[in-house]
This is a predicted structure of a 378-nucleotide part of an RNA (small-subunit ribosomal RNA, central domain) from an uncultured bacterium. It was read from a public genome assembly. The coordinates come from a structure-prediction model, not an experiment, and the mean pLDDT is 81.
Context: one part of a larger RNA
RNA sequence: CUGGGCGUAAAGAGAUGCGUAGGCGUCUAUUUAAGUUUUCUGUUAAAUCUAUCCGUUCAACGGAUAAACUGCAGGAGAUACUGGGUAGAUUGAGUAAGGUAGGGAAGAAGGGAAUUCCUGGUGGAGAGGUUAAAUUCGUUGAUAUCAGGAGGAACACCAAUGGCGAAGGCACUUCUUUGGACCUUUACUGACGCUAAGGCUCGAAAGCGUGGGGAGCAAAACGGAUUAGAUACCCGUGUAGUCCACGCUGUAAACUAUCCCUGUUAGAUGUCUGUCUAAAUCUUUGAAUUCCCGCAAGGGAUGGAUUGGAUUCGAUGGGUGUCGCAGCUAACGCGUUAAACAGGGCGCCUGGGGAGUACGGUCGCAAGACUAAAACUC
Numbered sequence: 001c002u003g004g005g006c007g008u009a010a011a012g013a014g015a016u017g018c019g020u021a022g023g024c025g026u027c028u029a030u031u032u033a034a035g036u037u038u039u040c041u042g043u044u045a046a047a048u049c050u051a052u053c054c055g056u057u058c059a060a061c062g063g064a065u066a067a068a069c070u071g072c073a074g075g076a077g078a079u080a081c082u083g084g085g086u087a088g089a090u091u092g093a094g095u096a097a098g099g100u101a102g103g104g105a106a107g108a109a110g111g112g113a114a115u116u117c118c119u120g121g122u123g124g125a126g127a128g129g130u131u132a133a134a135u136u137c138g139u140u141g142a143u144a145u146c147a148g149g150a151g152g153a154a155c156a157c158c159a160a161u162g163g164c165g166a167a168g169g170c171a172c173u174u175c176u177u178u179g180g181a182c183c184u185u186u187a188c189u190g191a192c193g194c195u196a197a198g199g200c201u202c203g204a205a206a207g208c209g210u211g212g213g214g215a216g217c218a219a220a221a222c223g224g225a226u227u228a229g230a231u232a233c234c235c236g237u238g239u240a241g242u243c244c245a246c247g248c249u250g251u252a253a254a255c256u257a258u259c260c261c262u263g264u265u266a267g268a269u270g271u272c273u274g275u276c277u278a279a280a281u282c283u284u285u286g287a288a289u290u291c292c293c294g295c296a297a298g299g300g301a302u303g304g305a306u307u308g309g310a311u312u313c314g315a316u317g318g319g320u321g322u323c324g325c326a327g328c329u330a331a332c333g334c335g336u337u338a339a340a341c342a343g344g345g346c347g348c349c350u351g352g353g354g355a356g357u358a359c360g361g362u363c364g365c366a367a368g369a370c371u372a373a374a375a376c377u378c
Base pairs, nucleotide, nucleotide: 003350004349005348006347007332008331012346014202015201017200018199022195023194024193026089027088028087029086030085031084032083034082035081036078037077038076039075040074041073042072043071050066051065052064053063054062055061092192093189094188095187096186097184098183099182100181104178105177106176107175108174109173110172111155116150117149118148119147120146121145122144126137127136163170164169207248208247209246210245211244212243216242217241221237222236223235224234259345260344261343262342263341264340267323268322269321270320271319272318273317274316275315276314279312280311281310282309283308290301291300292299293298327334328333351378352377353376360371361370362369363368
């Protein structure tokens, strides 16, 4: 290289959101003949290889003839498939219309509970902490309790096996702006599609830069314990940080350890969210009718045409779970949300250690990230 693989053995890139090149691409008709294919001609030095025959007494070796070899060029045909051209189609894809659900995103404003601190009142000896203690706080009045104030961060219950998002992730309330998804019905465009090397973008936490902020928590640090020791686990303090704005970093068990797209292949049972049909139950609106009171206006009862909502059963979409047939798998297990059966595209792996290291390069303020060996050794 051919190959075989990638849930757990090595291997799916953090996401592929926008997508370039490239690869692959629905149905019908017609044309072309580039790929493809048939045949002919020329060429493809000899030797070698192969077949047959011959010569060395055999053989190695040598000789003769043939075949073969791999292309290249040109001519003449074939037209199923692929490609190119033309014309059309609608199933893929998209647009429009009408609806639906949602912690999707950004910005602004508002809210209450709790912790801490400050001020004042009550009160008067402990409080705190632990297995037990001590460090610590407290008669300059702590802890406790009441009232008022300040400030920062996070949003109990609802809450779920639930929702949304490409992933990271997203939850108090309201407003503004904004992205995507799903359903229904016709109408429209007419392959406009899939994937995607490079590229651009996003990307938890920690960390870095500048400027703010700082309640609680808390690396580092200090003290008290424990212990043989204790640079820890436990306790008391406590600084970066955690928060905000702007910029950088670009990594995680970034996990479903499972790349994206399309089609095919038994079911059962939950749940979220649409659509449809009829029925049932509950509830809401309550006309005509009838009765009663009333002189009348009107009021009360009866009645159920009609109106909105909720729930249940059924059918059909889209998500999200559990179990499970066939099939697959080394087993575990997966199983219409596939790890089944096929196709298209990309990425990655090739014994363990050395090593995700050295060197070089690119990026970064740095920390470091990305790319990525070898000697040697088992």